[in-house]
């Protein structure tokens, strides 16, 4: 320079071929406990990398870009 894969909550990760963005842990609160921990239970966090397009409607489809991983040269 080129092909391919990847980017979604702090962190790992799903999201059924386009219709309200979810789960596990971690965070808060309450309830248990003399006190922590563990466990119940309820609760806050999300520009779905980032720009445009295409649709009545995009996390999904297309184009450029960025950053990561690998393969050629």
């Nucleotide at each position: 320079g080129g092909g391919c894969c990847g980017u979604u909550a702090g962190c790992u990760c799903a999201g059924u071929u386009g219709g309200u963005a979810g789960a596990g842990c971690a965070c808060c609160a309450c309830a248990u406990u003399u006190g922590c921990a563990a466990u119940g239970u309820g609760g806050g966090g999300g520009u779905c990398a980032g720009c445009g397009g295409u649709u009545c409607g995009a996390a999904u489809c297309c184009g450029c870009u960025a950053c990561g991983g690998u393969c050629c040269a």
Molecule: transfer RNA
Organism: Patescibacteria group bacterium